SAM riboswitch aptamer (S box leader) from a Verrucomicrobiota bacterium, 115 nucleotides, folded computationally. Its mean pLDDT, the model's own confidence on a scale to 100, is 79.
RNA sequence: AUAACAUUGAGAGUGGUGUGAGGGAUUGGCCCUGCGAACACCCGGCAACCUGUUUUGCUGCAUAGCAAAGUAAGGUGCCAAAGCCAAAAUUCCGCUUAGCGGAAAACUAUGUGGU
Numbered sequence: 001a002u003a004a005c006a007u008u009g010a011g012a013g014u015g016g017u018g019u020g021a022g023g024g025a026u027u028g029g030c031c032c033u034g035c036g037a038a039c040a041c042c043c044g045g046c047a048a049c050c051u052g053u054u055u056u057g058c059u060g061c062a063u064a065g066c067a068a069a070g071u072a073a074g075g076u077g078c079c080a081a082a083g084c085c086a087a088a089a090u091u092c093c094g095c096u097u098a099g100c101g102g103a104a105a106a107c108u109a110u111g112u113g114g115u
Stems, first nucleotide, its partner, number of pairs: 001115002004112004013043001015042004022032003026087004044079003049075003052071008083107001090104006
């Protein structure tokens, strides 16, 4: 970088140092921000995707595998606002003149293993 799968209305920082103007993916809106954005490092926290570990059940002769529950040591991630709101090919359903509402999907982000 790419495709697949899972999740994407929960949760958690007014912390410190450096630096100094942007940030919330895109577009429109609406917000955050010199009472300090983003970024880097430190500290703290959330969560439970992966690894580890514990318990139970099932399968197996067995190393073990699968499932459920738990833990939070390690690897990521995350810590304004619902993924801030709306929109975004297409399909389906309902109401309907246009159109509107809902669902799926798509998009985004993160994880996992693969290429």